A computed fold for a 351-nucleotide part of an RNA from an uncultured bacterium, annotated as small-subunit ribosomal RNA, central domain.
Its mean pLDDT, the model's own confidence on a scale to 100, is 84.
[in-house]
Context: one part of a larger RNA
RNA sequence: CUGGGCGUAAAGGGUGCGUAGGUGGUGUUGUAAGUGUGUUGUGAAAUCCCUGGGCUUAACCUGGGAAUGGCAACGCAUACUGCGAUACUAGAGUAGUUCAGAGGCGUGUGGAAUUUCCGGUGUAGCGGUGAAAUGCGUAGAGAUCGGAAAGAACACCAGUGGCGAAGGCGGCACGCUGGGAACAUACUGACGCUGAGGCACGAAAGCGUGGGGAGCAAACAGGAUUAGAUACCCUGGUAGUCCAUGCUGUAAACGAUGAGAACUGGAUGAGGGGCUGGGUUAAACCACUCCGUAUCGAAGCUAACGCGUUAAGUUCUCCGCCUGGGGAGUACGGCCGUAAGGUUAAAACUC
Repeated sequence: CUGGGCGUAAAGGGUGCGUAGGUGGUGUUGUAAGUGUGUUGUGAAAUCCCUGGGCUUAACCUGGGAAUGGCAACGCAUACUGCGAUACUAGAGUAGUUCAGAGGCGUGUGGAAUUUCCGGUGUAGCGGUGAAAUGCGUAGAGAUCGGAAAGAACACCAGUGGCGAAGGCGGCACGCUGGGAACAUACUGACGCUGAGGCACGAAAGCGUGGGGAGCAAACAGGAUUAGAUACCCUGGUAGUCCAUGCUGUAAACGAUGAGAACUGGAUGAGGGGCUGGGUUAAACCACUCCGUAUCGAAGCUAACGCGUUAAGUUCUCCGCCUGGGGAGUACGGCCGUAAGGUUAAAACUC
């Protein structure tokens, strides 16, 4: 450089925004850079190839032709691409009216439960297990009633339900705020898509500083089990889990399936949201349609499993990534980080 690939065999970046770049809707017109065509010049000779000739042949020598994959100049063409101009509305966006939602941030607040403390009643056990023991309890536990405090999480509703780019989001109220869908018009007029670098977000664990600490619980201690038991089980228990703020930047960050666009039979849902029409006192309900979501399946695809209008089908644009197993996501170096480590990323050797 090229080919073939990326759900499960190696391979989709964790996610978004966006720079350069790549790519891009419809009509008219100009230009003629790409593109096509013609002419001219050049593309040394030798070699190679074709065809003649000369040494008795051959090697060799020699005449002619072809070729020289290209470049340049000039002329012509204008379908497509580019560039310039102008116009358009089907892409994209703005305005308007509604709608649903655990989308985000902040402030406040509620009840159940748990633990601890105080008080009353009350007496010998409680707790725990396969069975036990450690543990708690006559200094009155456990049980029960009343009161107080604290922190964390929000039963039922709850749903292959909803929202969000992903991570993720669940008591209630208020404030601020992002995105989405439907509808019928008006407006802008290609403003679009993708996106190397870059920037931002990014579960859990972990780290710094300051708080907080009910329950749970790495480490740790004890009791069991066992041949042993640095475990599984039990009794305790510290970091942590929570809040504020700053780092870390990774996950089976999964749909193991990048983003956008177009096209290609259906069925079901006691699924969510909306418009229009029918129906009814109203609602349930029925039909149609758009958006999202789930299951089953035509064609087609696939090694098979399976996917199947939410494609893994048929095509286009752009990005990322793979190239036998081990060595190794390691070493070295760079960059980032307080550290833990992250990221980029080999080779020898070996099968």